[in-house]
RNA sequence: CGUCCGGGAGAGAUCCCGUACCGCCAGCACGGGGCGCCGAAGGGGCAACCUCCCCGGAACCUCUCAGGCAUCCAGGACCGGACG
Numbered sequence: 001c002g003u004c005c006g007g008g009a010g011a012g013a014u015c016c017c018g019u020a021c022c023g024c025c026a027g028c029a030c031g032g033g034g035c036g037c038c039g040a041a042g043g044g045g046c047a048a049c050c051u052c053c054c055c056g057g058a059a060c061c062u063c064u065c066a067g068g069c070a071u072c073c074a075g076g077a078c079c080g081g082a083c084g
Base pairs, nucleotide, nucleotide: 001084002083003082004081005080006079007078012035014034015033016032017031018030019029021027036069037068038067042065043063044062045061049057050056
C1' cells in the first nucleotide's frame, strides 16, 4: 500500500411535477426539479503541527464543487483483527 471481516456519525418522513399501483379520493414506491440542511469518500483553502534550516509534507479546522440527508440498501474518515 492492497484485500477481507467487525465497529462506524451528522443532516427535511420538506415542497412541486411526472410515472406505476388504485374505479375515484387518499396512500405508497420510483424518478426529476426547488428550497433548507450535513461533513467522516474524494476535491479545494488557510496553516496548528512535523523537519537543525530550506525544500517538502500536512488536520477531525474551513469551503460545500462533488457526495450525502426517515428505515433498509449503498457509501463512509477513523479504529481493531487476519492475509499478501
A computed fold for an 84-nucleotide RNA from a soil metagenome, annotated as Glycine riboswitch aptamer. It matches the Rfam family "Glycine riboswitch aptamer". Its Rfam clan is "Glycine riboswitch clan". About the family: This family represents the bacterial glycine riboswitch. The coordinates come from a structure-prediction model, not an experiment, and the mean pLDDT is 76.